RNA sequence: AGAGUUCAAUCCUAGCUCAUGAUGAACUCUGGCAGUAUGUUUAACACAUGCAAGUCAGAUGAGAAAUGGUGUUUCCAGUGGCAAACAGGUGGGUAAUGCGUAAGAACCUGCUUUUGGGAGGGGAACAACAGCUAAGAACGACUGCUAAUACCCCAUAGGCUGAGGAGCAAAAGGAGGAAUCCUCCUAAGGAGGGGCCCUCAUAUAAUUAGCUAGUUGGUAAGUUAAUAACUUACCAAGACGAUGAUCAAUAGCUGGUUCGAGAUGAUGAUCAGCCAUAUUAGGAUUGAGACACAACCUAGACUCCUACGGGAGGUAGCGGUGGGGAAUUUUCUGCGAUGGGAAAAAACGUAACAGAGCAAUAUCGUAUGGAGGUAGAAGGCUUACGGGUUGUGAACUUCUUUUCCAGAGAGAAGCAAUGAUGGUAUUUAGGGAAUGAACAUUGGCUAACUCUAUGCUAGCAGCCGUGGUAAUACAGAGGAUACAGGCAUUAUCCAGAAUGAUUGAACGUACCUGUAGGUUGCUUUUUAAGUCCACCGUCAAAUCUGAGGGAUCAAAGCUAGACAGGUUGUAGAAAUUGCCAAGCUAGAAUACAAUAGGGGCAAAAGGAAUUUUCAGUGGAGCGGUAAAAUAUGUAGAGAUUGGAAAGAACACCAAUGGCGAAAUUGCUCUUCUAGGUUGACACUAACACUAAGAGAUGAAAGCUAGGGGAGCAAAUGGGAUUAGAUACCCUAGUAGUCCUAGCCAUAAAUGAUAGAUGCUUGGCACUGUGCGUAUUGACCUAUGCAGUGUUAUAGCUAAUGCGUUAAGUAUCCCAUCUAGGAGGUAUGUUUGCAACAAUGAAACUCAAAGGAAUUGACAAGUGCCCGCACAAGCGGUGAAGCAUGUAGUUUAAUUCGAUGUAAAAUGAAAAACCUUACUAAGGCUUGACAUGCCAUAAAUCCUCUUGAAAGAAAGAGGUUCCUUUAGGAAUGUGGACCCAGCUAGUGCAUAGGCAUAGCUGUCAUCAGCUCAUGCAAUAAGUUGUUGGGUUAAGUCCUGUAAUGAGCACAACCCUCGUGUUUAGUUGCCACUGUUAAAUUUGGAACCCUAAGUAGACUGUCGGUGAUAAUCCGGAUGAAGGUGAGGAUCACGUCAAGUCAUCAUACCCCUUAUGCCUUGGAUGACACACAUGCUAUAAUGGCCACGACAAAGGGUCGUGAUCUCUCGAGGAUGAGCUAACUCUGAAAACUCACCCUUAAUUCAGAUUACAGGCCUACAUGAAUUCAGAAUUGCUAGUACUUGCCAGUUUGCCAUACGGCGAUGAAUUCGUUCCCAGGCCUUUUACACACUGCCCGUCACACUAUGGGAGCUAGUCAUGCCUAAAGUUGUUACCUUAACUGUAAGGAAGGGGAUGCCGAAGGCAAGGCUAGUGACUAGAGUGAAGUCAUAAAAAGGUUGUCAUAAUGGAAGGUGCGGCUA
Repeated sequence: AGAGUUCAAUCCUAGCUCAUGAUGAACUCUGGCAGUAUGUUUAACACAUGCAAGUCAGAUGAGAAAUGGUGUUUCCAGUGGCAAACAGGUGGGUAAUGCGUAAGAACCUGCUUUUGGGAGGGGAACAACAGCUAAGAACGACUGCUAAUACCCCAUAGGCUGAGGAGCAAAAGGAGGAAUCCUCCUAAGGAGGGGCCCUCAUAUAAUUAGCUAGUUGGUAAGUUAAUAACUUACCAAGACGAUGAUCAAUAGCUGGUUCGAGAUGAUGAUCAGCCAUAUUAGGAUUGAGACACAACCUAGACUCCUACGGGAGGUAGCGGUGGGGAAUUUUCUGCGAUGGGAAAAAACGUAACAGAGCAAUAUCGUAUGGAGGUAGAAGGCUUACGGGUUGUGAACUUCUUUUCCAGAGAGAAGCAAUGAUGGUAUUUAGGGAAUGAACAUUGGCUAACUCUAUGCUAGCAGCCGUGGUAAUACAGAGGAUACAGGCAUUAUCCAGAAUGAUUGAACGUACCUGUAGGUUGCUUUUUAAGUCCACCGUCAAAUCUGAGGGAUCAAAGCUAGACAGGUUGUAGAAAUUGCCAAGCUAGAAUACAAUAGGGGCAAAAGGAAUUUUCAGUGGAGCGGUAAAAUAUGUAGAGAUUGGAAAGAACACCAAUGGCGAAAUUGCUCUUCUAGGUUGACACUAACACUAAGAGAUGAAAGCUAGGGGAGCAAAUGGGAUUAGAUACCCUAGUAGUCCUAGCCAUAAAUGAUAGAUGCUUGGCACUGUGCGUAUUGACCUAUGCAGUGUUAUAGCUAAUGCGUUAAGUAUCCCAUCUAGGAGGUAUGUUUGCAACAAUGAAACUCAAAGGAAUUGACAAGUGCCCGCACAAGCGGUGAAGCAUGUAGUUUAAUUCGAUGUAAAAUGAAAAACCUUACUAAGGCUUGACAUGCCAUAAAUCCUCUUGAAAGAAAGAGGUUCCUUUAGGAAUGUGGACCCAGCUAGUGCAUAGGCAUAGCUGUCAUCAGCUCAUGCAAUAAGUUGUUGGGUUAAGUCCUGUAAUGAGCACAACCCUCGUGUUUAGUUGCCACUGUUAAAUUUGGAACCCUAAGUAGACUGUCGGUGAUAAUCCGGAUGAAGGUGAGGAUCACGUCAAGUCAUCAUACCCCUUAUGCCUUGGAUGACACACAUGCUAUAAUGGCCACGACAAAGGGUCGUGAUCUCUCGAGGAUGAGCUAACUCUGAAAACUCACCCUUAAUUCAGAUUACAGGCCUACAUGAAUUCAGAAUUGCUAGUACUUGCCAGUUUGCCAUACGGCGAUGAAUUCGUUCCCAGGCCUUUUACACACUGCCCGUCACACUAUGGGAGCUAGUCAUGCCUAAAGUUGUUACCUUAACUGUAAGGAAGGGGAUGCCGAAGGCAAGGCUAGUGACUAGAGUGAAGUCAUAAAAAGGUUGUCAUAAUGGAAGGUGCGGCUA
């Protein structure tokens, strides 16, 4: 300090998630030691049992024990004193009677401390005790005795009260022989403690807006330690509240703790301060202090005891139990230290405290060894089989002893005495590496990788995601990484998160007015509130932090310090903000003079059009649509002429224009009226800006009442369209649209941009109005103010873009937002006649949703251009028969592959056996084949049995080569030591071409596909490659932030076409010669052959083109614009095809999925498809004669000649190893004969005799030009016509591949179909339109709302009843102290009673929670149903508000917006 995740990729926005730290934690696995801390966060739930507050005999009268008595000592119930209000626990309540902080005045204060003074004289009781009595217990009743530092009276007083006179109020003694000590009373102080008042601060909600009746204040009185409505009487009507009262829900507050760079945030365990509380509620007593945790009274709930009469209790003290819970310890030791209680003190008590125990709960320290050690051991894992790794790790050698083990001694400090801890820490000596490492992770984030198994299974997962037969993601193993007495997980908090933004994020209400509030021009003065500075005080200690010292170090602990910030007080400064005062004119307003305008309200008048109606003319359709129909018309429409009526809206002018706050506003004229602008510079003197709440206005639709109603037109009827059509289209048509009066308050109410004020570089245009110049005037030109636009700079922005009318730069004020969905829904409240509007959640769910821009792809978007793509032509396919292939079916098997274009005469350049992969049967198992080992024999060959063959069995004969004489080589046979199973071989193709190499098809012979450097852009990507021309072409030219380059194109290659050079046999020519030939001789001009070379390049001429590239025409030429044809096939697409050409990883089989053999099948046959052949005939058929090729092939071959056969063919066998010979005859064609329109002399299928082809004879089918549809071809091309070769031992060619012969027609052109290329536009697509995507219905699950109600809790109110108790009243009963004239009085107690009064009861409510038949929508869910609403012009542009309407998306009307 960041990272992952939206996308095909990019930038942004935005959420989710992770890495860090922390914890009173819990849980999983594991666990050596020591120090220091911490340990019921849940049920303020209930508690058995023990302990936690006593002490004083030096206050007092008794009693008991020890001693024989006195005395003394000890124990001790009671009276009495002090303490028990501290310490300890808990956090329920409490949003201020609290806490924190800083001040204050009207107070109290036991023990303590200082000072002054004092303690004189009297008196009456009550416990204990004794007696009697009651009783089950607790608690008692009555009578009698008694002491005191218990109680009372008098006196005294530097005190209190009071204006004064005057009045009121104290005391106690004890120990000691004594000095003396302790105690007591009073007064004034101190210290510490406490009560009260007050400043500031202190969390959430407005779906809590009004609250309050002792309430707010005054007077008087009472009460209190003290102020005060604290209480009471009277009077007044106030007090609080948008600066959030009241109500609700939550919560102890703080020092601090934790996190963070900080500001913040979260938290309030341990320790410390304060508060509250002690089973729940109320109450008082005592006391210095309590309304009292281990005191009292009363009531409620609960538990326990009981003899049923009545009683007892309160662990939120320490241990402990039950319970709840994920979860939290011993019913321990000691008062030795510290502290507090009582005491004169010793001693005492102390569950405060000091310690120990339990727990890895946290933190800090430390060990599990150190050094050497390669044969890199064994084993494991892995492997390319060579090795690598585990790994110096172990073993082994040596060393050490922190820890550990067992035992024995010494025995520090806390202490002047006393030591629970504890015989502990520490120390000395002995032993000997001995006792001791786990956990998690290993796809990315995130450090660390392989193997095996599994096969969308099992599972993992913090987010993204992983797993469908090669998983670094699951599980195991080996290795590795991190951390380490722990590790990981879970929970929670902060951080990261600038996702709540003060530091430090964004955005704009339909519109205006305006209140509070906030903010505020210039100059001067005053003041000193804000602000700044200095000083004093304070914010407890602890903590944190810097330093020091010291336990060996660390944590812990000790010592003396300190920053920052808050705040009281005092002194000062005066720029700035504020306050007071005075002035100014630049903001603002007013007056004056002009001026533009669809600004507003009201009234009047107008013409065009539409519809209706009356009358005339006229006579068949009209109307409407893509096309129709409904409708309308001979009862006279439509058309046309004239008259009349009605309502609504105002053409042209009209614009980038004007006005208005916005909504909105357009014929003309008039009344009334608002605002703006300009000019001049008079007047006021900051009067300003914004604006929560409040108020005004507010399109369309809609509502209420009354009018009006021509046209248009939701709903609705009908006609079309359609699979349907609740729509789009057509025909009708009602609300409504219009007016008046009143509601409603919403729109994509938009500039998607709140309002105001400054500042900031230019150009152009328009509106209004000035001025200079100009002019007769209008123009023109320069310039100012106000407005309206456009285009750029700087700057800003994620980008698009904005840009003086800011989205720049600044200031002020207001409103709003914090991921998407659920949802603008539910609920509550307010407004409304209603429709609805305003305010406005949560559960649940997802990891995204979104913005801008890029590249593609698509588009029933646009533009341009190509192609036998269409068009123009020629010939076919589709109908027939046959051939071949395929599907299907069949079969023991019909082997397998190829399946739109781009499979189907395809793999296959040939299935009788073989091929052959299939099937049936018979055989073999180291195998049909290879290598190596052993044994044996040479082998080939020959004979025989059996068998379908393979094979099995038998027999005969006989021996090779080399040699070092050991043996070796080759071949056959057998074997299996090696040999267990691997390995190798062979084979298979299994869901495998979706694991692959190679090869191939296709888009496509389409013109494209890219790179380097540079440029601009945050980037993806762009530019280049686009534009203007041109080309077959990204071909070339030109322009140009591009300049160059590569792969494709073209060219280079081959064949054909011309010339020429060289060469001249077997070819060519010539001569001789022959019946015909053969042969010989000569020639190198031609043909030809086969090597080279020339030629063609828009080179040249004219025109065109801005130039150029180019194009058009001409000349020359054998050939002219790529001369013709071939080969050649960019980057890539289709998981295209092929594992059966071959190669190949993995998997499977191994007496079989392998190998051998025979027979069969691949050729089946209802039917469908594809490719072809032959035809349907006179451009013909048949017969006869006669011509003209090219390219090929040939020795296990080609085969002449002659001869036989009707023929296929047979016999013969010359020549040829090929420019020599043979195949060899070309066929269409030419010329002539016959046939003469007939299913024929067309056509040739089919069938029989046979065996593969061929052939001869006989038989002689369908078919008479072909439906929808569809295909090839642009010149030596199509059509037509024959020939050859390969493939076979042989045989089968209508196929494939070649060869020549003959030889056309047409192309206006690019509107349309198909395919392709380029530019541009849109997009919610990117698996890319076979894409995306909306809603109902059906099913499952989840949470939620409504709901007759039901249940529970809580809050406040009124009434009834009213405990304890304070207080008042009362003379019913009663009483020791004082007084007393002895009767009483004063004073007190009991009882009764009044006010208040907890709990309880009754009544009607508010709020909250749970539950509820039924019901509503919502969400989620690999493959359900119906349609196709949206995104492309999404096929009717979409969408907002509103209305009625429809299975559903939706469609329609009215108005608005363009996004």
Model confidence (mean pLDDT): 81 of 100.
The RNA shown here (small-subunit ribosomal RNA) has 1459 nucleotides and comes from Erythroxylum urbanii.
The organism belongs to Erythroxylum, within Eukaryota.